Predicted 3D model of a 74-nucleotide RNA (transfer RNA) from an Acidobacteriota bacterium. Its mean pLDDT, the model's own confidence on a scale to 100, is 80. Lineage of the source: Bacteria > Pseudomonadati > Acidobacteriota. The sequence is in RNAcentral, with records from ENA and MGnify. RNAcentral records the identical sequence in 2 taxa. Its Rfam family is "tRNA". The family's RNA type in Rfam is transfer RNA. Rfam's curators write: Transfer RNA (tRNA) molecules are approximately 80 nucleotides in length.

RNA sequence: GCUCGCUUAGCUCAGUUGGCUAGAGCACCUGGCUUACAUCCAGGGGGUCGGGGGUUCGAGUCCCUCAGCGAGCA
Numbered sequence: 001g002c003u004c005g006c007u008u009a010g011c012u013c014a015g016u017u018g019g020c021u022a023g024a025g026c027a028c029c030u031g032g033c034u035u036a037c038a039u040c041c042a043g044g045g046g047g048u049c050g051g052g053g054g055u056u057c058g059a060g061u062c063c064c065u066c067a068g069c070g071a072g073c074a
Stems, first nucleotide, its partner, number of pairs: 001073007010026004019057001028044005050066005
């Protein structure tokens, strides 16, 4: 330099013909339980989906570009 893949909550990830409200587990907070801690039970906060632009009535999902990470080739 070229090609391909990935980027969604604090962490690991799901979201598959674009369709109406963006989710799970763990972690975190509150309450219950306990002498207490853990476990367990109930509830809660947290993301505008890597940045920007475009297509569309509608984009996490499609297109372009930039950035980061990874792999292959040279």